RNA sequence: CCGUACACGGGUGAUUGGGUUCAUCGUAAUCGCAUCAGGCUGAUGACUCCUGCCGCAUC
Numbered sequence: 001c002c003g004u005a006c007a008c009g010g011g012u013g014a015u016u017g018g019g020u021u022c023a024u025c026g027u028a029a030u031c032g033c034a035u036c037a038g039g040c041u042g043a044u045g046a047c048u049c050c051u052g053c054c055g056c057a058u059c
Stems, first nucleotide, its partner, number of pairs: 010025004017049005032040002
């Protein structure tokens, strides 16, 4: 590196996708806050990268 056989492979954590990790669920886990006003915060459960959004500065 290739082939064969067996076993495993799941979901969810308020807005995108991937990796790592934690928690949790087995039809459940889960589905933000709130003064209810055309209101407010965040793309993470946590770390990190990507995409999107907002603000500032420089070219």